[in-house]
Context: one part of a larger RNA
RNA sequence: CCUAUUUGAGGAUGGCUUGGUUUGGGAGCCGAAGAAGGACGUGGCAAGCUGCGAAAAGCAUGGGGGACCCGCAAGCAGGGGCUGAUCCCAUGAUUUCUGAAUUAUUCCAUAAAGGAAAGGGCACCCCGGGAAUCGAAGCAUCCUAGUACCGGGAGGAAAAGACAUCGAACGAGAUGCGGGGAGUAAGGUCGACUGAAAUCCGCAGAGGGCAAACCGAAUCGCACGUGGUAACACGUGUGAGAUGUGGAGUUUGGACUCUCGCACAACCGUUUUGGUGAGGACAAGUGUCUUGGAAUAGACCGCCAUAGAGGGUGAUAGCCCCUUGUCUAAAACCAAAAGGGUUGAUUGGGAGUAUCCCGAGUAGGUUGCGUUAGAUAUCGCUGCCGAACAUUCCGCUCAUUGCGCGGAAACCCUAAAUACAUCCCAAAACCGAUAGCGCACGAGUACCGCAAGGGAAAGCUGAAAGAGUACCCUUCAAAGGGGGUGCAAUAGCGCCUGAAACAAAUAGGUG
Repeated sequence: CCUAUUUGAGGAUGGCUUGGUUUGGGAGCCGAAGAAGGACGUGGCAAGCUGCGAAAAGCAUGGGGGACCCGCAAGCAGGGGCUGAUCCCAUGAUUUCUGAAUUAUUCCAUAAAGGAAAGGGCACCCCGGGAAUCGAAGCAUCCUAGUACCGGGAGGAAAAGACAUCGAACGAGAUGCGGGGAGUAAGGUCGACUGAAAUCCGCAGAGGGCAAACCGAAUCGCACGUGGUAACACGUGUGAGAUGUGGAGUUUGGACUCUCGCACAACCGUUUUGGUGAGGACAAGUGUCUUGGAAUAGACCGCCAUAGAGGGUGAUAGCCCCUUGUCUAAAACCAAAAGGGUUGAUUGGGAGUAUCCCGAGUAGGUUGCGUUAGAUAUCGCUGCCGAACAUUCCGCUCAUUGCGCGGAAACCCUAAAUACAUCCCAAAACCGAUAGCGCACGAGUACCGCAAGGGAAAGCUGAAAGAGUACCCUUCAAAGGGGGUGCAAUAGCGCCUGAAACAAAUAGGUG
């Protein structure tokens, strides 16, 4: 040095899963009555995590449950519990210091008392501001892109929305989302590239209220009193309100004049039904023999099934246990219906057309910009001009005129279909510990960085540890040898399996 065997070292592989990932469904706001987030405490012994808050791993009440309990966590000590603990559900009490953090600030109201806002929330949504790298094979218009990022605001969704719309000579009939139209029309140093809409199909489906004409205080807030379970009614006082409260009315025009007719909406109790709901009840083998440490295995014989989904149990269990399936349930909450009550100058149709009403620095023009597919012809901002009044006005892709067609701006509200995934539930031809989230473990931890920030590794004894090696020997100890537990210790806590690199011993070969 080679080969073989044995042993060590190492932690691959196989098996497993407490965790993750994705999809689907559900729920969707919290906060000065002090949130989200934190600090510090809190246990007999108590460092960490979890829980909780000086009433501190907890207190009270109601309901459930029925034998053990004092969290992870095994130990020592000491307690509690069938006079019902621990535990589960619900409602309360307590809830240090901080944090919007407030004995403040701003607003409303005011005689006084008082009321509101703020801050937080994964993403989603609306509004305001708004890059560059990049592409154009350079670069400046352009593109990247109204993206990233910053600021403001709202909700469980947001936004949009009931035609001064489209369309084309036919017609449609709010908005949103999806398909398609279509990479089309259109824009573009007509370069790179950018890029709609309607018809059509589907999801969903819903329409309403003001201002004005007319009437003219018929109206409303607060406090107190009386009645009522309550909604609310009545009374007194005081305030709001003619710069108009209330009624009527809103494009199918209306007011106005005439006329016909009879039901409706919101809210509050009660009852019933359904749902959510800690939970509860209910089927059938712990049969014989064999193997084994152990039967759920094999052989043989039975039974149940609206339950043979799944999990556990000393190996593979319909009938051992928990569930599944069927039925059922308190408080509390949600929904619907019925029948009462309260409030409301309540609702619909027809005819007439003399008079009255129908949103102004608006429509429109123009300067300069931004924006858009929008080209002179998108939408908006800016400065300067600036109209009509229903026999009127606006639009119909340059402008002007005419015809025709469609509509009624300059006020407001509006569910569903849609978006998201913090939280809850379920599922999977998803991953199985170098995978899957960065984290299956005291993980945004340890550690690194002045800081913004970066950011790991690390799972598995056994059926049982209430079997974790009593006792003896060597020994300073560690460790080992006997011995014991166990089916097994080459399962001994650096514990399932235990590959290779690497190391040693023994045997043989070769030099």
Predicted 3D model of a 511-nucleotide part of an RNA (large-subunit ribosomal RNA, domain I) from Candidatus Iainarchaeum sp.
The RNAcentral record of the full RNA draws on ENA.
NCBI's taxonomy places the organism under Archaea, Candidatus Iainarchaeota, Candidatus Iainarchaeales, Candidatus Iainarchaeaceae, Candidatus Iainarchaeum.
Its mean pLDDT, the model's own confidence on a scale to 100, is 81.